[in-house]
The RNA shown here (transfer RNA) has 77 nucleotides and comes from an Alphaproteobacteria bacterium. It matches the Rfam family "tRNA". Gene Ontology term of the family: triplet codon-amino acid adaptor activity. The prediction has a mean pLDDT of 80.
RNA sequence: CGGAAUGUGGCGCAGUCUGGUAGCGCGUUCGCCUGGGGGGCGAAAGGUCGUGGGUUCGAGUCCCGCCAUUCCGACCA
Repeated sequence: CGGAAUGUGGCGCAGUCUGGUAGCGCGUUCGCCUGGGGGGCGAAAGGUCGUGGGUUCGAGUCCCGCCAUUCCGACCA
């Protein structure tokens, strides 16, 4: 330098194809069950969906640029 993949709560991921209320598991907090621990049950908090634009009534999803990480290749040595 060329090509590709990935980026979504604290962590791991789904949702993208085919635009229409942003979810799951773990974790956290609170409550209940238990004499307590462990464990179980219920509820809650927590998201500028990497970033800047565009299209659209409406974008995590479609289009363009950029950034970060990873992989492959080329180049140099």